RNA sequence: GAAGUCGGGCGGACGGUCGCCGCGGUGAGCUUGUCGAACCGUGGAGGAAAGUCCGAACUCCACAGGGCAGCGUGCUGGGUAACGCCCAGGCUCGGUGACGGGACGGAAAGUGCAACAGAAAGCAGACCGCCCGUCGCGACCUCGUCGCAAAGCCACCUUUCGGCGCUUGUAUGGCGCGGCGGGUCAGGGUGAAACGGUGCGGUAAGAGCGCACCAGCACCGGCGGCGACGCCGGUGGCUCGGUAAACCCCACGCGGAGCAAGACCAAAUAGGGGAGCGCCCGAGGCCGGCCCGGCCGAAGCUCCCGGGUAGGUUGCUCGAGGUCGGGGGUAACCCCGACCCCAGACGAAUGACCGUCGCCCUUCGGGGAACAGAAUUCGGCUUACGACCGGCUUCCAUG
RNA sequence: GGGCCUGUAGCUCAGUUCGGAUAGAGCAGGAGUUUCCUAAACUCAAGGUCGGGGGUUCAAGUCCCUCCAGGCCCACCA
Numbered sequence: 001g002a003a004g005u006c007g008g009g010c011g012g013a014c015g016g017u018c019g020c021c022g023c024g025g026u027g028a029g030c031u032u033g034u035c036g037a038a039c040c041g042u043g044g045a046g047g048a049a050a051g052u053c054c055g056a057a058c059u060c061c062a063c064a065g066g067g068c069a070g071c072g073u074g075c076u077g078g079g080u081a082a083c084g085c086c087c088a089g090g091c092u093c094g095g096u097g098a099c100g101g102g103a104c105g106g107a108a109a110g111u112g113c114a115a116c117a118g119a120a121a122g123c124a125g126a127c128c129g130c131c132c133g134u135c136g137c138g139a140c141c142u143c144g145u146c147g148c149a150a151a152g153c154c155a156c157c158u159u160u161c162g163g164c165g166c167u168u169g170u171a172u173g174g175c176g177c178g179g180c181g182g183g184u185c186a187g188g189g190u191g192a193a194a195c196g197g198u199g200c201g202g203u204a205a206g207a208g209c210g211c212a213c214c215a216g217c218a219c220c221g222g223c224g225g226c227g228a229c230g231c232c233g234g235u236g237g238c239u240c241g242g243u244a245a246a247c248c249c250c251a252c253g254c255g256g257a258g259c260a261a262g263a264c265c266a267a268a269u270a271g272g273g274g275a276g277c278g279c280c281c282g283a284g285g286c287c288g289g290c291c292c293g294g295c296c297g298a299a300g301c302u303c304c305c306g307g308g309u310a311g312g313u314u315g316c317u318c319g320a321g322g323u324c325g326g327g328g329g330u331a332a333c334c335c336c337g338a339c340c341c342c343a344g345a346c347g348a349a350u351g352a353c354c355g356u357c358g359c360c361c362u363u364c365g366g367g368g369a370a371c372a373g374a375a376u377u378c379g380g381c382u383u384a385c386g387a388c389c390g391g392c393u394u395c396c397a398u399g
Numbered sequence: 400g401g402g403c404c405u406g407u408a409g410c411u412c413a414g415u416u417c418g419g420a421u422a423g424a425g426c427a428g429g430a431g432u433u434u435c436c437u438a439a440a441c442u443c444a445a446g447g448u449c450g451g452g453g454g455u456u457c458a459a460g461u462c463c464c465u466c467c468a469g470g471c472c473c474a475c476c477a
Stems, first nucleotide, its partner, number of pairs: 001395008010386001012357007020044007029035001030033001046371001050382002053380005058258004065292004070254005075089005090104001091102004105249002110247002112243002127188002129184010140174002143165005166169001196214006215239002217236008262314004272305006284296003307476003321340008359368003400473007409426004419457001429443004450466005
């Protein structure tokens, strides 16, 4: 210098003018009140306020019950109110590396699936090839002797090549081809995947069939670690594949709905019509897919159509809260002390302009500044986005 | 604000149960045959990031995660 990787905080600053919403104070005024003009003071979007993907608080439905079904989670230890989140570690995969990813229990409980290709695809399988047996066929071979070809040389060999000779060779024979019956998984080829790898022995040919070494698995023992797990030694030829984000098994967890929850006040009307069920042999509700059980329940309940109001108060913001300091812990995080109060709107406020400075671009006139806006509240995750700072790694160059 | 559903060719839909290799059908549009011409009819070919991305798997429209787009429902009173 280039490329990469991880982490951190930040999300313009200050001042002025005019507005908007809330709160507090003073308080003109009057209809004396939880009223309030005006003035003063004070607070006023985010790191994601987003997606609504998880987990909770809170509220109502019994105090949230049992079973089946269903859903979720799934290495270990820790953190936390809780979590599918976070931290640390283990194993594994990717990367030269910094580092990153992993729904990471069980496939030696059971069931299922694997198209096409291929002989065979899951307690394997015989297409070619190799070997054994048997049957058939052949203008084949059979004795003696000599020679010896293919890629260099040498040696040996021939029932399959060539020459010569005669005594022309004859059998339970050989060779070749074909059929049938078997053996074989070493080799070929197919596939995402083919029942360990290399070598030696062995065999008719072969094969963990036997042996040595290597790899894996299971079991046993020892050591280290809280543990996941790791290391070492031994035994067993055991070689057992994949898929559970297929059914399933195991362990753990999960009742339902959501601030349009819920509570109170006020206003208005057709307190109407229809269907179904029921009035104690019990409809219906809590209750949601089912059953049980419990509680409520008595004249009504459920659904559909139609009608009315679109007002106020509360829930509502002090909270698993923030800042600083100290301590514990590798860390996530926790403990202690001091200080602070930091939006609460609902036709839904949080804005506009000016000046100075800072950042980026500039043709020196000027221009630009991302993603995006609270809606009951928190803890996370994910997604969108701007510029900056720092650690580390690899490569290149120079000293 | 909260809850739920859907996305496959230009349009309307199959296929998603329990994954299997060239993803089908109708309509529309294109070319041809027929006709004097048109319509109808017949024949043929084309047309697909299966909403986007990632993961599991040998293999994904289908299973899982995430993002995007569109749509539906939810107030109170009697």
The prediction has a mean pLDDT of 78. Two RNAs folded together computationally: RNase P RNA and transfer RNA, 477 nucleotides in total. It holds a member of the Rfam family "Bacterial RNase P class A". By type it is a ribozyme.